Background:
c-di-GMP-I riboswitch aptamer from a Bacillota bacterium, 75 nucleotides, folded computationally. Its mean pLDDT, the model's own confidence on a scale to 100, is 84. The source organism's lineage runs through Bacteria, Bacillati and Bacillota.
RNA sequence: CUCCCAACAGGGCAAACCCGGAGCAAUUCGGGGACGCAAAGCCACGGGACCCUCGAGGUCGGCCGGGUUGCGGGA
Repeated sequence: CUCCCAACAGGGCAAACCCGGAGCAAUUCGGGGACGCAAAGCCACGGGACCCUCGAGGUCGGCCGGGUUGCGGGA
């Protein structure tokens, strides 16, 4: 550096739902809570889905692909 694995160790994230806030909305932030996740860390580049005040607008990275960074072990 590349590939594979999540058994061990340290752990990490957090679905649905509830409460409060923001937004026209999709959705998002904080708290609780765990369905799950080897990148469920980050990035809207491509596809896709969704919203709208229909704009050369916006949302979704836990939809798929891609890029990039990272812990443990093995080859």